[in-house]
FMN riboswitch aptamer (RFN element), 132 nucleotides, folded computationally. Model confidence (mean pLDDT): 80 of 100. It was read from a public genome assembly, where an Rfam model found it.
RNA sequence: UUUGUAUUUCAGGGGUGGUGAAAUUCCACACUGGUGGUGAUUGGUGCAGACCAUAAGUCCACGACCGCUUAACAGCGCUGAAUCGGUGAGAAUCCGAUACCAACGGUAAAGUCCGGAUGGAAGAAAUGACAC
Numbered sequence: 001u002u003u004g005u006a007u008u009u010c011a012g013g014g015g016u017g018g019u020g021a022a023a024u025u026c027c028a029c030a031c032u033g034g035u036g037g038u039g040a041u042u043g044g045u046g047c048a049g050a051c052c053a054u055a056a057g058u059c060c061a062c063g064a065c066c067g068c069u070u071a072a073c074a075g076c077g078c079u080g081a082a083u084c085g086g087u088g089a090g091a092a093u094c095c096g097a098u099a100c101c102a103a104c105g106g107u108a109a110a111g112u113c114c115g116g117a118u119g120g121a122a123g124a125a126a127u128g129a130c131a132c
Stems, first nucleotide, its partner, number of pairs: 005128006015029004030112002032102002034062004042053004057100002066077004082098005104115003
């Protein structure tokens, strides 16, 4: 230094009004965007090659939820949504515009309320030890 491993910590955001007997569920107008990757972004360092940080809800993958199997661990399955224009050698990621999506249970029909959940988890960080 790399790989594996142990422990610990962390790991989801968002609403007002109107109508109504009743809705944070309808309607109007708002608001929110888990994790890793990619990336023509932005900033910084450097003479430079380059390096560091940062950059996608709807591109790829994953987690959660849900279903089946299992005594359990776990395994398998399911798993939402974007176009147009611009620049350019090159854009599903930049810029602009207009759209669209968001588990289950409860309840006046819910991405934003309550609940399972003081849960679980993609993963992130720190610390320690071992082997090569």